[in-house]
């Protein structure tokens, strides 16, 4: 330098192909119930400018362009 994959909650990941309700799950975390206490279980909550910027569109996590970073392959 070229190709491919990835970047979404504290962590691990769905959702993207096929644009449209308020962006989700598990774990973790916080509060409560239960217990002598802890764990388990149950109930409830918080946590996201969807990697940055730009474009298309009535509408973008999703489509297009570009940049950054991570991984693999080729040279």
């Nucleotide at each position: 330098g070229g190709g491919c994959g990835g970047u979404u909650a504290g962590c691990u990941c769905a959702g993207c192909c096929u644009g449209g309700u308020u962006a989700g799950a598990g774990c973790g975390u916080c509060g409560g119930a239960c217990u002598u206490a802890c764990a388990u279980u149950c109930c409830g909550g918080a946590a996201g400018u969807c990697g940055g910027g730009g474009g298309u569109u009535c509408g973008a996590a999703u489509c297009c362009c570009u940049c950054a970073c991570c991984g693999c392959c080729c040279a």
A computed fold for a 75-nucleotide RNA from a Planctomycetaceae bacterium, annotated as transfer RNA. The coordinates come from a structure-prediction model, not an experiment, and the mean pLDDT is 83. Its Rfam family is "tRNA". By type it is a transfer RNA.